RNA sequence: CGAGUUCGCCAGACGGCCGCGGUUGUCGAAGACAGCCGAGGAAAGUCCGGACUCCACAGGACAGGGAGCUGGGUAACACCCAGGCGGGGCGACCCGACGGAAAGUGCCGCAGAGACCAGACCGCCGAUGGAGGGAAGACAGGUGUGUCCUACACCCGUCCUCCCGCACAGGCAAGGGUGAAACGGUGGUGUAAGAGACCACCAGCGCCCCGGGUGACCGGGGCGGCUGGUAAACCCCUCCUGGAGCAAGGUCAAGUAGAGGCGCCGGUGGUCCGCCGACCAAGCCUCGGGUAGACCGCACCGAGGCCUGACGGUAACGCAGGCCCCAGAUGGAUGGCCGUCGCCCGUAGAGGGCACAGAAUCCGGCUUACCGGCGGACUCGCCCU
Repeated sequence: CGAGUUCGCCAGACGGCCGCGGUUGUCGAAGACAGCCGAGGAAAGUCCGGACUCCACAGGACAGGGAGCUGGGUAACACCCAGGCGGGGCGACCCGACGGAAAGUGCCGCAGAGACCAGACCGCCGAUGGAGGGAAGACAGGUGUGUCCUACACCCGUCCUCCCGCACAGGCAAGGGUGAAACGGUGGUGUAAGAGACCACCAGCGCCCCGGGUGACCGGGGCGGCUGGUAAACCCCUCCUGGAGCAAGGUCAAGUAGAGGCGCCGGUGGUCCGCCGACCAAGCCUCGGGUAGACCGCACCGAGGCCUGACGGUAACGCAGGCCCCAGAUGGAUGGCCGUCGCCCGUAGAGGGCACAGAAUCCGGCUUACCGGCGGACUCGCCCU
RNA backbone atom coordinates (compact mmCIF):
# COMPACT_ATOMS: atom_id res chain seq x y z
C1' C A 1 0.00 0.00 0.00
C1' G A 2 -3.79 -3.60 -1.15
C1' A A 3 -7.30 -7.42 0.34
C1' G A 4 -9.95 -9.06 4.57
C1' U A 5 -11.73 -10.57 9.96
C1' U A 6 -13.80 -8.92 14.46
C1' C A 7 -15.55 -5.62 18.46
C1' G A 8 -17.63 -0.92 19.60
C1' C A 9 -19.67 3.96 18.33
C1' C A 10 -22.23 8.05 15.41
C1' A A 11 -26.88 8.50 12.66
C1' G A 12 -25.89 15.59 9.46
C1' A A 13 -23.77 20.13 12.98
C1' C A 14 -24.65 25.14 14.81
C1' G A 15 -27.73 29.65 15.23
C1' G A 16 -32.50 32.33 14.75
C1' C A 17 -38.04 32.54 14.26
C1' C A 18 -42.89 30.18 14.54
C1' G A 19 -45.76 25.94 16.30
C1' C A 20 -47.29 21.13 19.24
C1' G A 21 -47.50 17.68 23.88
C1' G A 22 -46.25 17.07 29.12
C1' U A 23 -44.81 18.96 33.84
C1' U A 24 -43.52 22.65 37.73
C1' G A 25 -44.20 27.62 39.41
C1' U A 26 -46.80 32.52 39.49
C1' C A 27 -51.30 35.21 38.65
C1' G A 28 -58.31 34.49 42.28
C1' A A 29 -60.60 30.82 38.06
C1' A A 30 -61.21 29.78 32.48
C1' G A 31 -56.75 30.83 30.67
C1' A A 32 -52.09 33.45 30.13
C1' C A 33 -46.81 33.82 31.05
C1' A A 34 -42.03 31.77 32.55
C1' G A 35 -38.63 27.52 33.53
C1' C A 36 -37.54 22.41 32.35
C1' C A 37 -38.33 17.91 29.38
C1' G A 38 -39.98 15.74 24.67
C1' A A 39 -38.35 9.00 19.74
C1' G A 40 -34.79 4.78 18.16
C1' G A 41 -30.65 1.60 17.30
C1' A A 42 -33.84 -0.57 15.69
C1' A A 43 -39.38 2.75 18.72
C1' A A 44 -40.53 -2.45 13.59
C1' G A 45 -41.78 -8.08 13.44
C1' U A 46 -44.77 -9.41 18.01
C1' C A 47 -40.67 -14.46 17.78
C1' C A 48 -38.72 -15.86 22.97
C1' G A 49 -38.15 -14.56 28.42
C1' G A 50 -40.00 -11.82 32.61
C1' A A 51 -42.47 -7.82 35.77
C1' C A 52 -47.59 -6.59 36.73
C1' U A 53 -53.11 -7.92 36.84
C1' C A 54 -57.33 -11.17 37.06
C1' C A 55 -59.21 -16.26 37.08
C1' A A 56 -58.28 -21.40 38.64
C1' C A 57 -55.69 -24.54 42.11
C1' A A 58 -55.28 -30.55 48.27
C1' G A 59 -51.30 -34.00 46.57
C1' G A 60 -49.54 -37.17 42.71
C1' A A 61 -49.58 -39.29 37.81
C1' C A 62 -50.82 -39.23 32.57
C1' A A 63 -51.80 -36.37 28.18
C1' G A 64 -50.32 -31.80 25.64
C1' G A 65 -46.46 -27.98 24.91
C1' G A 66 -41.30 -26.62 25.31
C1' A A 67 -35.91 -27.10 26.18
C1' G A 68 -31.73 -30.63 24.82
C1' C A 69 -22.77 -30.64 24.49
C1' U A 70 -20.34 -28.57 29.30
C1' G A 71 -19.43 -24.74 32.98
C1' G A 72 -20.82 -19.90 34.29
C1' G A 73 -23.94 -15.05 33.98
C1' U A 74 -28.97 -13.30 34.70
C1' A A 75 -35.25 -11.77 37.67
C1' A A 76 -35.70 -15.21 33.54
C1' C A 77 -34.81 -17.03 28.58
C1' A A 78 -34.74 -20.42 22.85
C1' C A 79 -30.34 -14.67 25.30
C1' C A 80 -25.03 -13.60 26.67
C1' C A 81 -19.82 -15.22 28.06
C1' A A 82 -16.02 -18.97 28.31
C1' G A 83 -14.85 -23.88 26.89
C1' G A 84 -15.39 -28.96 24.34
C1' C A 85 -16.62 -31.56 19.81
C1' G A 86 -17.90 -31.45 14.44
C1' G A 87 -17.68 -28.63 9.71
C1' G A 88 -15.62 -24.39 6.56
C1' G A 89 -11.45 -20.85 5.61
C1' C A 90 -4.00 -20.25 3.92
C1' G A 91 -5.25 -17.20 8.16
C1' A A 92 -7.54 -13.51 11.57
C1' C A 93 -12.08 -15.97 12.22
C1' C A 94 -16.98 -18.01 10.99
C1' C A 95 -21.11 -21.74 11.27
C1' G A 96 -23.66 -25.81 14.09
C1' A A 97 -32.02 -28.09 16.51
C1' C A 98 -24.72 -30.70 19.12
C1' G A 99 -29.00 -36.50 24.01
C1' G A 100 -30.14 -41.75 22.07
C1' A A 101 -29.76 -45.60 15.60
C1' A A 102 -26.81 -52.00 20.45
C1' A A 103 -35.07 -50.59 23.23
C1' G A 104 -38.61 -51.13 19.29
C1' U A 105 -41.22 -49.68 14.63
C1' G A 106 -40.83 -47.20 9.97
C1' C A 107 -38.39 -44.94 5.61
C1' C A 108 -34.15 -44.86 1.98
C1' G A 109 -36.97 -41.57 -4.59
C1' C A 110 -34.34 -42.59 -9.57
C1' A A 111 -30.83 -46.06 -11.11
C1' G A 112 -29.51 -50.94 -9.88
C1' A A 113 -29.35 -58.10 -9.57
C1' G A 114 -29.50 -56.39 -4.59
C1' A A 115 -30.79 -50.63 0.10
C1' C A 116 -29.99 -54.50 5.94
C1' C A 117 -30.47 -60.81 9.43
C1' A A 118 -29.29 -58.14 1.19
C1' G A 119 -28.25 -59.71 -3.73
C1' A A 120 -26.17 -62.20 -8.66
C1' C A 121 -26.61 -58.43 -14.52
C1' C A 122 -21.51 -58.83 -16.57
C1' G A 123 -17.80 -61.76 -14.41
C1' C A 124 -14.68 -65.85 -11.65
C1' C A 125 -14.86 -71.08 -10.62
C1' G A 126 -17.10 -75.48 -11.83
C1' A A 127 -13.50 -78.80 -6.49
C1' U A 128 -18.46 -82.05 -6.03
C1' G A 129 -22.49 -83.96 -9.11
C1' G A 130 -24.13 -84.30 -14.56
C1' A A 131 -23.90 -85.10 -19.95
C1' G A 132 -20.07 -85.83 -24.03
C1' G A 133 -15.19 -87.36 -26.21
C1' G A 134 -10.37 -89.98 -25.66
C1' A A 135 -6.67 -93.51 -23.35
C1' A A 136 -5.23 -97.73 -20.17
C1' G A 137 -7.03 -101.79 -17.17
C1' A A 138 -10.56 -105.66 -15.10
C1' C A 139 -14.90 -108.78 -15.98
C1' A A 140 -18.99 -111.08 -18.89
C1' G A 141 -20.78 -112.13 -23.87
C1' G A 142 -20.26 -112.59 -29.25
C1' U A 143 -17.35 -113.32 -33.93
C1' G A 144 -12.85 -115.20 -36.56
C1' U A 145 -8.44 -118.71 -37.30
C1' G A 146 -11.99 -126.54 -40.74
C1' U A 147 -13.96 -128.80 -35.36
C1' C A 148 -13.02 -129.09 -29.56
C1' C A 149 -9.81 -127.05 -25.53
C1' U A 150 -6.29 -123.21 -24.61
C1' A A 151 -4.30 -118.86 -26.50
C1' C A 152 -4.60 -114.54 -29.57
C1' A A 153 -7.16 -110.63 -32.35
C1' C A 154 -11.54 -107.78 -33.11
C1' C A 155 -16.57 -105.99 -31.67
C1' C A 156 -20.09 -104.75 -27.94
C1' G A 157 -21.58 -103.99 -22.74
C1' U A 158 -20.56 -102.91 -17.44
C1' C A 159 -17.15 -101.09 -13.69
C1' C A 160 -12.80 -98.31 -12.22
C1' U A 161 -8.61 -94.70 -13.00
C1' C A 162 -6.67 -90.57 -15.73
C1' C A 163 -7.01 -86.62 -19.47
C1' C A 164 -9.81 -82.99 -22.56
C1' G A 165 -13.03 -79.38 -23.46
C1' C A 166 -18.72 -77.97 -21.95
C1' A A 167 -20.77 -74.37 -18.38
C1' C A 168 -26.14 -78.11 -17.08
C1' A A 169 -26.83 -78.39 -11.68
C1' G A 170 -24.12 -75.79 -8.36
C1' G A 171 -20.29 -72.63 -5.71
C1' C A 172 -18.42 -67.25 -5.10
C1' A A 173 -18.74 -62.10 -4.20
C1' A A 174 -12.49 -60.71 -5.60
C1' G A 175 -13.13 -57.40 -10.18
C1' G A 176 -16.71 -54.48 -13.51
C1' G A 177 -21.30 -51.84 -13.57
C1' U A 178 -25.68 -48.79 -10.66
C1' G A 179 -26.07 -45.41 -6.77
C1' A A 180 -25.56 -40.21 -2.00
C1' A A 181 -24.79 -44.92 0.30
C1' A A 182 -23.52 -51.97 -1.68
C1' C A 183 -21.94 -55.03 4.98
C1' G A 184 -14.76 -51.13 6.90
C1' G A 185 -9.58 -50.44 4.29
C1' U A 186 -4.48 -52.37 2.75
C1' G A 187 -1.41 -56.63 2.43
C1' G A 188 -1.10 -61.84 3.17
C1' U A 189 -2.73 -67.02 4.31
C1' G A 190 -6.17 -69.96 2.18
C1' U A 191 -9.19 -71.95 -2.02
C1' A A 192 -11.63 -74.91 -7.70
C1' A A 193 -12.68 -69.75 -7.39
C1' G A 194 -13.45 -66.81 -3.15
C1' A A 195 -14.86 -64.42 1.39
C1' G A 196 -13.32 -61.41 8.78
C1' A A 197 -13.21 -67.65 6.76
C1' C A 198 -8.26 -66.82 9.20
C1' C A 199 -3.72 -63.51 10.29
C1' A A 200 -0.93 -58.62 10.67
C1' C A 201 -1.49 -53.40 10.54
C1' C A 202 -4.88 -49.18 10.16
C1' A A 203 -9.91 -46.47 10.83
C1' G A 204 -14.43 -46.62 13.66
C1' C A 205 -17.68 -48.68 17.58
C1' G A 206 -18.53 -51.10 22.39
C1' C A 207 -16.49 -52.72 27.20
C1' C A 208 -12.48 -52.46 30.95
C1' C A 209 -8.14 -49.97 33.11
C1' C A 210 -4.59 -45.72 33.89
C1' G A 211 -3.56 -40.36 33.64
C1' G A 212 -5.42 -35.01 32.98
C1' G A 213 -9.84 -31.74 33.46
C1' U A 214 -15.32 -28.91 38.00
C1' G A 215 -17.31 -30.82 33.39
C1' A A 216 -18.32 -31.53 28.12
C1' C A 217 -14.06 -34.09 26.73
C1' C A 218 -8.77 -35.24 25.80
C1' G A 219 -4.24 -38.64 25.91
C1' G A 220 -2.49 -43.75 26.54
C1' G A 221 -3.05 -49.21 27.14
C1' G A 222 -5.83 -53.87 26.83
C1' C A 223 -9.97 -56.97 25.16
C1' G A 224 -14.09 -58.08 21.60
C1' G A 225 -14.42 -59.55 14.30
C1' C A 226 -18.80 -55.81 16.73
C1' U A 227 -18.72 -52.49 11.30
C1' G A 228 -24.91 -48.33 6.08
C1' G A 229 -27.88 -43.80 6.79
C1' U A 230 -32.15 -41.28 8.80
C1' A A 231 -34.88 -39.12 15.36
C1' A A 232 -36.13 -30.68 11.54
C1' A A 233 -39.86 -39.91 11.04
C1' C A 234 -42.69 -42.20 15.07
C1' C A 235 -40.43 -43.13 19.46
C1' C A 236 -37.13 -43.51 24.06
C1' C A 237 -34.35 -40.68 27.93
C1' U A 238 -33.42 -36.11 31.13
C1' C A 239 -35.26 -31.38 32.62
C1' C A 240 -39.08 -27.34 32.60
C1' U A 241 -44.28 -26.29 32.31
C1' G A 242 -51.89 -23.83 35.16
C1' G A 243 -54.98 -20.17 31.82
C1' A A 244 -55.71 -15.32 29.88
C1' G A 245 -53.68 -10.80 28.88
C1' C A 246 -53.26 -3.18 30.00
C1' A A 247 -59.65 -3.70 25.53
C1' A A 248 -55.33 -7.14 31.94
C1' G A 249 -57.68 -5.19 36.15
C1' G A 250 -59.79 -1.46 39.49
C1' U A 251 -62.41 3.20 41.40
C1' C A 252 -66.42 6.89 41.01
C1' A A 253 -71.21 9.39 39.66
C1' A A 254 -76.14 9.20 37.65
C1' G A 255 -79.84 6.26 35.73
C1' U A 256 -82.24 1.40 33.86
C1' A A 257 -83.94 -4.01 33.33
C1' G A 258 -84.49 -7.02 37.35
C1' A A 259 -84.21 -9.32 42.43
C1' G A 260 -85.29 -9.27 47.77
C1' G A 261 -87.89 -7.14 52.09
C1' C A 262 -91.99 -4.20 54.19
C1' G A 263 -96.81 -3.50 52.35
C1' C A 264 -99.57 -8.76 54.58
C1' C A 265 -99.21 -6.21 62.48
C1' G A 266 -103.76 -0.54 63.66
C1' G A 267 -103.50 2.62 58.93
C1' U A 268 -104.24 2.85 50.83
C1' G A 269 -106.49 0.28 46.44
C1' G A 270 -108.02 -4.24 43.55
C1' U A 271 -109.50 -9.82 42.66
C1' C A 272 -111.55 -14.41 44.69
C1' C A 273 -120.18 -13.04 45.62
C1' G A 274 -119.69 -11.69 51.25
C1' C A 275 -116.88 -13.03 56.24
C1' C A 276 -112.37 -15.52 57.53
C1' G A 277 -108.32 -16.17 54.79
C1' A A 278 -105.32 -15.89 50.39
C1' C A 279 -103.25 -13.32 46.15
C1' C A 280 -101.91 -8.78 43.54
C1' A A 281 -100.74 -3.60 43.16
C1' A A 282 -99.44 1.53 44.55
C1' G A 283 -95.83 3.29 47.79
C1' C A 284 -91.18 2.89 50.76
C1' C A 285 -86.23 0.59 51.75
C1' U A 286 -81.96 -2.39 50.18
C1' C A 287 -79.15 -4.71 46.30
C1' G A 288 -78.13 -4.23 41.28
C1' G A 289 -75.18 -7.24 35.66
C1' G A 290 -73.15 -4.10 32.00
C1' U A 291 -71.06 0.58 29.65
C1' A A 292 -64.98 3.45 24.04
C1' G A 293 -68.40 7.88 30.26
C1' A A 294 -64.45 10.07 33.57
C1' C A 295 -60.32 8.70 36.53
C1' C A 296 -56.61 5.11 38.27
C1' G A 297 -53.32 1.32 36.38
C1' C A 298 -49.51 5.07 33.53
C1' A A 299 -44.61 7.33 33.39
C1' C A 300 -40.28 10.27 39.21
C1' C A 301 -37.71 5.70 42.02
C1' G A 302 -37.21 1.51 38.46
C1' A A 303 -34.22 -6.07 37.40
C1' G A 304 -33.54 2.87 36.06
C1' G A 305 -29.55 5.98 33.53
C1' C A 306 -24.51 8.23 33.41
C1' C A 307 -19.52 8.57 35.42
C1' U A 308 -15.42 6.63 38.38
C1' G A 309 -12.62 2.36 40.67
C1' A A 310 -4.15 0.01 40.56
C1' C A 311 -12.52 -3.37 43.12
C1' G A 312 -13.52 -9.17 41.93
C1' G A 313 -13.80 -12.11 37.43
C1' U A 314 -10.30 -14.51 31.05
C1' A A 315 -15.29 -12.79 29.94
C1' A A 316 -20.60 -12.24 30.21
C1' C A 317 -21.41 -9.94 34.69
C1' G A 318 -21.13 -8.53 39.74
C1' C A 319 -19.68 -5.05 43.79
C1' A A 320 -18.62 -0.13 45.85
C1' G A 321 -18.88 5.30 45.54
C1' G A 322 -20.77 9.82 43.29
C1' C A 323 -24.30 12.42 40.25
C1' C A 324 -29.18 12.55 37.73
C1' C A 325 -34.79 11.99 37.24
C1' C A 326 -34.67 11.23 31.44
C1' A A 327 -41.18 11.28 26.36
C1' G A 328 -45.99 9.96 27.36
C1' A A 329 -50.76 10.64 24.38
C1' U A 330 -55.85 8.38 23.59
C1' G A 331 -58.48 11.46 15.82
C1' G A 332 -52.88 9.92 19.65
C1' A A 333 -47.38 15.79 20.72
C1' U A 334 -42.18 15.17 19.16
C1' G A 335 -43.05 19.60 13.40
C1' G A 336 -42.04 23.72 9.84
C1' C A 337 -39.23 27.95 7.71
C1' C A 338 -34.56 30.83 7.12
C1' G A 339 -29.08 31.28 7.32
C1' U A 340 -23.90 29.20 7.58
C1' C A 341 -21.02 24.80 7.27
C1' G A 342 -20.29 19.29 6.16
C1' C A 343 -21.37 15.01 2.84
C1' C A 344 -23.74 12.90 -1.79
C1' C A 345 -25.82 13.36 -7.17
C1' G A 346 -24.49 16.70 -11.14
C1' U A 347 -17.70 18.00 -15.47
C1' A A 348 -19.06 22.62 -13.25
C1' G A 349 -22.93 26.14 -12.37
C1' A A 350 -28.01 26.39 -11.38
C1' G A 351 -30.60 22.91 -8.73
C1' G A 352 -31.81 18.63 -5.79
C1' G A 353 -30.93 15.32 -1.73
C1' C A 354 -28.99 13.66 3.64
C1' A A 355 -30.36 6.20 5.00
C1' C A 356 -33.92 2.78 7.60
C1' A A 357 -37.71 4.29 10.15
C1' G A 358 -41.98 6.79 14.21
C1' A A 359 -42.99 5.30 21.25
C1' A A 360 -48.68 3.32 23.03
C1' U A 361 -48.30 -0.96 30.27
C1' C A 362 -43.05 -1.57 31.26
C1' C A 363 -38.30 -4.23 31.00
C1' G A 364 -34.29 -8.05 29.02
C1' G A 365 -33.22 -10.44 24.33
C1' C A 366 -33.49 -12.34 19.23
C1' U A 367 -34.58 -11.34 14.17
C1' U A 368 -35.39 -8.09 10.20
C1' A A 369 -34.60 -2.87 7.66
C1' C A 370 -30.60 0.79 7.06
C1' C A 371 -27.20 6.39 2.89
C1' G A 372 -22.71 7.08 4.87
C1' G A 373 -18.81 7.68 8.45
C1' C A 374 -15.34 7.02 12.85
C1' G A 375 -12.29 4.26 16.35
C1' G A 376 -9.76 -0.27 18.78
C1' A A 377 -7.61 -5.18 18.03
C1' C A 378 -6.08 -8.80 14.50
C1' U A 379 -4.99 -11.78 9.68
C1' C A 380 -3.02 -12.54 4.63
C1' G A 381 -0.19 -10.66 0.30
C1' C A 382 3.42 -7.29 -1.91
C1' C A 383 7.19 -3.47 -1.42
C1' C A 384 10.96 -0.52 1.40
C1' U A 385 14.47 0.06 5.66